[in-house]
RNA sequence: UUUCCGAAAAGGUAAACCUUGGGUAACCAGGGGGCACAAAGCCGCGGGUCCGUUUCGAAAUAAAAUGAUUUAGGCAAAUGGACAGCCGGGCCGCCGAA
Numbered sequence: 001u002u003u004c005c006g007a008a009a010a011g012g013u014a015a016a017c018c019u020u021g022g023g024u025a026a027c028c029a030g031g032g033g034g035c036a037c038a039a040a041g042c043c044g045c046g047g048g049u050c051c052g053u054u055u056c057g058a059a060a061u062a063a064a065a066u067g068a069u070u071u072a073g074g075c076a077a078a079u080g081g082a083c084a085g086c087c088g089g090g091c092c093g094c095c096g097a098a
Base pairs, nucleotide, nucleotide: 005096006095012037013036017032018031019030020029021028022027035085041091042090043089045088046087047086048083049082050081051080052079053078054077055076061072062071063070064069
């Protein structure tokens, strides 16, 4: 010096919830708050979850309506977005006991 690791020290971030603002929404930002975190720093590459739009609209169900449909809604496809404190990955980084 580097890697693994995570005692100590110095610090850092900030869950749920409340509030203000933005957004169709998921969600984001400010203030409060403190669950937790050794990368809970950054990226958004892979998987995953969530939201919107369009298409389709099977089975069952509900409503309207009256004999032919419409709407809600489920699955699926395409597409746009969000999270990343869901997992994996990449990059940078504070300290230094065993």
Molecule: c-di-GMP-I riboswitch aptamer
Organism: Nitrospiraceae bacterium UBA6898